Bacterial RNase P class A from a marine eukaryotic metagenome, 395 nucleotides, folded computationally.
The RNAcentral record of the sequence draws on MGnify.
Its mean pLDDT, the model's own confidence on a scale to 100, is 77.
Rfam family: Bacterial RNase P class A. Rfam links the family to the GO terms ribonuclease P activity, tRNA processing and dimeric ribonuclease P complex. By type it is a ribozyme.
[in-house]
This record gives sequence, C1' cells and structure tokens, in this order.
RNA sequence: GAUGGCCGGGUGGCCGCGGGGGGAAACCCCCGAGGAAAGUCCGGACUCCACGAGGCAACGGUGCCGGGUAACGCCCGGCCGGGGAAACCCGAGGGAAAGCGCCACAGAGAAGAGACCGCCCCGGCCUUCGGGCAGGGGCAAGGGUGAAAAGGUGGGGUAAGAGCCCACCGCGGGACUGGCGACAGGACCGGCAUGGCAAGCCCCACCGGGAGCAAUGCCGAAUAGGGGCCUCGCGCGCGCCACGUCCCCGCGAAAGCGGGGAUACGGGCGCGCAGGGCGGCUUCGGCCCGAGACGGCCCGGGUAGGCAGCACGAUCCGCGCGGCAACGCGCGGGCGAGAGGAAUGGUCAUCCAGCGGCGGCGACGCCGCGGACAGAAUCCGGCUUAUAGGCCGUC
Repeated sequence: GAUGGCCGGGUGGCCGCGGGGGGAAACCCCCGAGGAAAGUCCGGACUCCACGAGGCAACGGUGCCGGGUAACGCCCGGCCGGGGAAACCCGAGGGAAAGCGCCACAGAGAAGAGACCGCCCCGGCCUUCGGGCAGGGGCAAGGGUGAAAAGGUGGGGUAAGAGCCCACCGCGGGACUGGCGACAGGACCGGCAUGGCAAGCCCCACCGGGAGCAAUGCCGAAUAGGGGCCUCGCGCGCGCCACGUCCCCGCGAAAGCGGGGAUACGGGCGCGCAGGGCGGCUUCGGCCCGAGACGGCCCGGGUAGGCAGCACGAUCCGCGCGGCAACGCGCGGGCGAGAGGAAUGGUCAUCCAGCGGCGGCGACGCCGCGGACAGAAUCCGGCUUAUAGGCCGUC
C1' cells in the first nucleotide's frame, strides 16, 4: 500500500417501563433491539382478488460464460476490456454488416468526407535571376482543428504523392487444436473493405397477473336503531262522510276502469260525558291529550373491544464429510423481544479503550472529560446508505 473478517463498552446496586410464569394477596422469579432494526431498491413466504390452456401484441425489467439458491437485478468461480510497478481494483459486458437518428465547440471537411496553409507539373507575363503574379491540372506526405480526420512505422517508388508495391505490427476471414462454455492459440488467405454512440429509437433472447399483515379469518357487547313473539292498554254515547266492504250494470282477454245502489259494521271527522295532564291556594272556569306505553324474551347486521395470523424457522451454534468457492448433506445441541398509538429508560459505583492537564529522568501516579451510527412493528434472502474507536488474518 491492497484486501477479507470481527467487536462496537463490561459488571453490579437502586428506581421505572413492556411481556411471560407463580401466588388468595402483598410480592417473587424469568426475558426484553441492530449490524444496519434505516432506505423501501430487488427477490420470496403467506393472505385475499382476478383467471380454462397456449400464442401474438403492448408495457416494465434483465443482458459475457459456468455454477449456487426457494428465488433474485444477489453470491461464488472464470473469460474479455480498461487502470496500476504490484498486491489488486473498475466495467448496464447481447447486436453498429436490419433500419432510423445524433456526433456540441473548433475546423476546409464529422461518414461512401474534405482542401485552409502546403507539395508538384504545364504553358503565359514580370524579374534585381534568388524568385514573384494570375490561370489550367495533379496530390494528400507535412502543418493546423478536434474526443474522434477513413490503418501505423520503415523502405522502395514518383514530377510530387498515395497499400501504388514490399517487410513488420494492427485489422478481416479462417482449416485445425484446447476448453462444458464465455474464449484462447493459430497454418494459411485478403492490401485494408466495416469511425463512434443502443443508461437514443430499435432488433434479438429470457423473465413478469393485481393488491398487500391497516392482508385475511374468528368471537362479539352496552346504548341507539331493525324484525318477531308475549303481557297490559287502546272507554261510552250521538251526529255527519260513503274511504273501506257488499250488490247490480257497462267496457275489457284479464288486471282494472266508469256509473248506480245498500250499509254507519270497519275507518275518518265533529260534539258531549267519563278519564289523564298543565298552570293556579281551592272550587268554578280555561287550555291540552287520547293512542301506545314502559316491560319481558328471542333473532339478525354493524360498531367498540378481544383472539388468531405472530415468533419453530428456506432458523441459529458446534463438529464431520463433499466442493477451489458460493453452498450442500449428515450428526449433536439451543429457543434468542413480541408491543400495537406502540416497552426496551434514568441514576450511582467500578473496570476497560481513548483524549487532555499536572508531577516524575523513567516505569508510573493523581485529577478531569468521555464510548459512534442509530433504533424492532407479519416474517425471511439480498443490495445500498450511515457508523467514534478498536482487534485479527492474508497478500
């Protein structure tokens, strides 16, 4: 320097809080947060809802290979590319030869490209004989811009140049060889053809129903309200009304509609008496009321509340075996919170790290400060993020 893992204050007293057990009670005993309980980002268990099966399309996700796992976007072992002197680290790591799109600024030109400076040739004019000016043509070596300029270096070649030709490197194809595979090596062939971006559209392969423990299931009051039954009560008289009831006729398939008549029996209205109530000291008088009332029992729905889900499980620890490993199998042992408007706190003493001050040559002694991030809420497997300080291993 790199990397893997672990701990993350200990013990005791007192006072509290939540849960469980014992007891008639007073009271006693036992247990009581984390490596992340966090973010709710993935994958599941479980529950309810929807759903014949398969395919296609849409939407979302994943994306080198092999293995692990209940499953995963996680983990392990590899491959390839990049970084590093190395240990090691990083990579959304399929397809750019299906198609579309984009490539800022700078630059002449950003994809079947381009000529700004420049190099060369030709004839013309001028010349101080070095060259200069405009025109026609060839080139892409050198300069310049850029993240990127259409292979690189060297040689030959040429008027100057250029894979134009050659050697090496790179690139493309590739018999064959090794590997389960990603891939690696590679005889030989090709003068070079295919710039980059898919966390841009897209193409290919694979995966995916929805909602979530406030899921869901069970029990279920008091009061109010609904239904049924029972008990008690709903007084008497007179008059009016034809609402009901009964009869007749007409129409009509019928239900029914229209008309006429009978009846004060049921119903309604009014009055009187009796009854009850109100105010008032009493009588007289006045006003109001007349149908349910309190009750008992039962039924059903919902609410409050309670119980389950819910703490024994893809469980933890140790040993052995298999495997490079992730992990798997076997044996033995352990039970480690269970609230639910939600407990897990405070204080004192002492010890252990750490820091500061004083004294001492020093070993050390004394005094003071003082231990991070955070905190369960149905439960598991991961990832990510936060974390004072300390310990161990490997390279």